[in-house]
RNA sequence: AUGAUAAAUGGGCAAAGCCGGGGCAACCCGGUGACGCAAAGCUAUAGGGGCCGCAACGCGGCCAGCCAGUUGCAUGA
Numbered sequence: 001a002u003g004a005u006a007a008a009u010g011g012g013c014a015a016a017g018c019c020g021g022g023g024c025a026a027c028c029c030g031g032u033g034a035c036g037c038a039a040a041g042c043u044a045u046a047g048g049g050g051c052c053g054c055a056a057c058g059c060g061g062c063c064a065g066c067c068a069g070u071u072g073c074a075u076g077a
Stems, first nucleotide, its partner, number of pairs: 002077001004075002012037002017032006035065001041070003047067002049063006
């Protein structure tokens, strides 16, 4: 540099549900919770896709735990 992912140690994240708050909504924030995750880190004005609202061939918004892009950890080859 390239491609790959069997286990372990220490740690990390946190689905649904519930409670409180915000938003017309998608959805977001905090708490609780743990279904899962080796990138469930980051990126939503410059990819695809999904979702919501409206005065709807358009405009505005949401989702990174769908794919993708990008950076990185461990292990072995």

Overview:
The RNA shown here (c-di-GMP-I riboswitch aptamer) has 77 nucleotides. Of the family's consensus pairs, 95% are formed in the model. The sequence was found by an Rfam model in a public genome assembly. Its mean pLDDT, the model's own confidence on a scale to 100, is 75.